[in-house]
RNA sequence: UUUCCAACUUGGCAAACUUGCUGAAAAGCAAGGACGCAAAGUCACCGGCCUAAAGGAAACCAUGGUAGCGGGACUGCGAUA
Repeated sequence: UUUCCAACUUGGCAAACUUGCUGAAAAGCAAGGACGCAAAGUCACCGGCCUAAAGGAAACCAUGGUAGCGGGACUGCGAUA
């Protein structure tokens, strides 16, 4: 560049679990693996929830975490009009 086929997509992400590493823990990262997700893309601003090392007599407590708990902010793809 040409031809053919298909279509509400092309494709994307990746729960539990397993292995390894980090961490006090919650949890995170990587590989495997798919429960699901039309924002399950990014962000800890607000609420909730989880953990409690340090602190504290104890109760408690975030400066730790959760974006796949919800709201919000920003961004992306497709179809139709």
The prediction has a mean pLDDT of 81. This is a predicted structure of an 81-nucleotide RNA (c-di-GMP-I riboswitch aptamer) from Gallionella sp. The sequence was found by an Rfam model in a public genome assembly.